[in-house]
Context: one part of a larger RNA
RNA sequence: UGACGGGGGCCCGCACAAGCGGUGGAGCAUGUGGUUUAAUUCGACGCAACGCGAAGAACCUUACCUGGGCUAGAAAACGUAGGAGCCUUGUCGAAAGACGAGGGUGCUCUUCGGAGAACCUGCGGUUAGGUGCUGCAUGGCUGUCGUCAGCUCGUGUCGUGAGAUGUUGGGUUAAGUCCCGCAACGAGCGCAACCCCUAUCGUUAGUUGCCAGCGGUCCGGCCGGGCACUCUAACGAGACUGCCGACUUAAAUCGGAGGAAGGUGGGGACGACGUCAAGUCAUCAUGGCCCUUAUGUCCAGGGCUACACACGUGCUACAAUGGUCGGCACAAAGCGCUGCUAACCCGCGAGGGUACGCCAAUCGCAAAAAACCGACCUCAGUACAGAUAAGAGUCUGCAACUCGACUCUUUGAAGGCGGAAUCGCUAGUAAUCCCUGAUCAGCAGGCAGGGGUGAAUACGUUCCCGGGCCU
Numbered sequence: 001u002g003a004c005g006g007g008g009g010c011c012c013g014c015a016c017a018a019g020c021g022g023u024g025g026a027g028c029a030u031g032u033g034g035u036u037u038a039a040u041u042c043g044a045c046g047c048a049a050c051g052c053g054a055a056g057a058a059c060c061u062u063a064c065c066u067g068g069g070c071u072a073g074a075a076a077a078c079g080u081a082g083g084a085g086c087c088u089u090g091u092c093g094a095a096a097g098a099c100g101a102g103g104g105u106g107c108u109c110u111u112c113g114g115a116g117a118a119c120c121u122g123c124g125g126u127u128a129g130g131u132g133c134u135g136c137a138u139g140g141c142u143g144u145c146g147u148c149a150g151c152u153c154g155u156g157u158c159g160u161g162a163g164a165u166g167u168u169g170g171g172u173u174a175a176g177u178c179c180c181g182c183a184a185c186g187a188g189c190g191c192a193a194c195c196c197c198u199a200u201c202g203u204u205a206g207u208u209g210c211c212a213g214c215g216g217u218c219c220g221g222c223c224g225g226g227c228a229c230u231c232u233a234a235c236g237a238g239a240c241u242g243c244c245g246a247c248u249u250a251a252a253u254c255g256g257a258g259g260a261a262g263g264u265g266g267g268g269a270c271g272a273c274g275u276c277a278a279g280u281c282a283u284c285a286u287g288g289c290c291c292u293u294a295u296g297u298c299c300a301g302g303g304c305u306a307c308a309c310a311c312g313u314g315c316u317a318c319a320a321u322g323g324u325c326g327g328c329a330c331a332a333a334g335c336g337c338u339g340c341u342a343a344c345c346c347g348c349g350a351g352g353g354u355a356c357g358c359c360a361a362u363c364g365c366a367a368a369a370a371a372c373c374g375a376c377c378u379c380a381g382u383a384c385a386g387a388u389a390a391g392a393g394u395c396u397g398c399a400a401c402u403c404g405a406c407u408c409u410u411u412g413a414a415g416g417c418g419g420a421a422u423c424g425c426u427a428g429u430a431a432u433c434c435c436u437g438a439u440c441a442g443c444a445g446g447c448a449g450g451g452g453u454g455a456a457u458a459c460g461u462u463c464c465c466g467g468g469c470c471u
Base pairs, nucleotide, nucleotide: 007471008470009469010468011467012466013465015461016460019425020424021423022422023421026316027315028314029313030312031311032310033309034307035306042053043052064302065301066300067299068298069297070296073127077126078124079123080122081121082120083119086103087102088101089100090099091098092097107116108115109114129291130290132289133288134287138285139284140280141279142278143276145274150189151188152187153186154185155184156165157164158163169180170179171178195268196267197266198265200237201236202235203234204233205232206231209227214224215223216222240262243256244255245254246253318418322377323376324375325374326373327372334365335364336363339358340357344353345352346351384415389410390409391408392407393406394405395404431453432452433451434450435449436448437447
C1' cells in the first nucleotide's frame, strides 16, 4: 500500500423478510457422470460445466470404430512427356476404385510444320496435408466479479523512503451524481447524456383503413368516391425539478398543479482499471513439438442414439378454478419462387389429387389458444392422467433395421401435490394461453422473438449471500 477478520460504523442488491409459482417424489424428453463397447469422437466442471459449443448425428455432417483402397496425394504453385476438352459403354466390386472397348476433334494465332489458353494422365523434386499435442508460449473472441461505482494521471504540497494528498470530511444521489468545506488545483477512463424500441400529439404521404358523409350493390370496403379516422414510416413537438408550496447556506428531498407521460417515464444496445495462468490451438489465425505408403486422404457399414445406476435442466400430469362435446369471438410479430399455397374433390385422419393467387401493407402460411355460451361427467386411479405395447398407415428422403416425425384402432403403466433441501419473480412483472422464426429434405418438449388474460406482497434491514465507502 493492499487483502483478510465468526472487528466497528454507514449504505445497497428478489440478499433476507412478506407473498405467488416451482424444482427435489412420478412418467417421458434432453445434457452430464459412471459403466459398457470395436467405437460409444472431442471440448466445457462451484457460482461463471451439465436443453452448454450443437440455429437441428438416418447417409452426409463426423473429427470415432471395423473393413476395402491411394501415396505429389481430396484441393494449391513449378518443370517435363503424352493426350483436345468431351461423350457412349463392358467386366469385377459394398462403394471408393481397378482393368478395358468405342466415338471424337472444338477455341485463339498460324509461315499450315506447329505454337498457346483451359482440362486430363504419367514422371520429377522443392513440397502439400493433419479436428495431432501444448489456451501454462500466443493473437482474436468470450464468460465472471458487475451496469458494481469505481480506476488513474499532470503539476503542486507533505514524507529519508515505500507512499500520501487530490479520491478523505459534512450533506445528497441510482451514480467519484451534485453541493459545501479542505494543500490542493485541474484532467482522463468509467456514471449520466448523445443511439434504438415503446407511451401522447402534429406535419408530410395515401393501391392498408373508413358508410365516418353520399351514391350503387351480387351485400363482401365489393364498386364509384374520399384521406376525416385507424394504420403505415419519415420529419418534428413534448419532460427541463421548468412552475407552486414546504424544508434548506447550497445541492437535493417531500407534497401539489398542469400533462399522454414526473422526477434516470418503461425496455434495449452500451461493460472503466483490472481479477480468475477463467474458457477456446476443434470457428479462425499462430510460435514450438510431433506424423509423412500415415496421426494424411477416399469409400462402405457401424458408432456418437448403448444402460444396473447417479445428478442437472425441462415437458406432461396427479384433476371439478377440471375433463369431453357443440357453438361462438378477439392478436401481434414474422415467413414465402427449385417457395407459401386458396377454393374444390378423395380419405375417419396423417395426407393425396387438381389448381387460383402471390416476388406479397395487395395472395398464402393462418385455425390464434386460453376466454365466453350451452350440454354431459360427480370425486372414482375415474369420461383424470397419458407412459408402454400390438397392428394398420402417411410424408420426407437414394435409403427410416440399428435410428425420423406424424395419423388411425386397440392397450392403458407410474402418478392422489412430493423428505432433507433448493430456485425464479417487485407490474403489464409472476403465473397462465397460444402464435411465429432461425437451423432445416425430414425432425423442437430446446432456443430466439411475438402478442392474449393477468395477480399477491414488501413491516422492515436483526439474520443468510454478494457488493461499495470510511476506520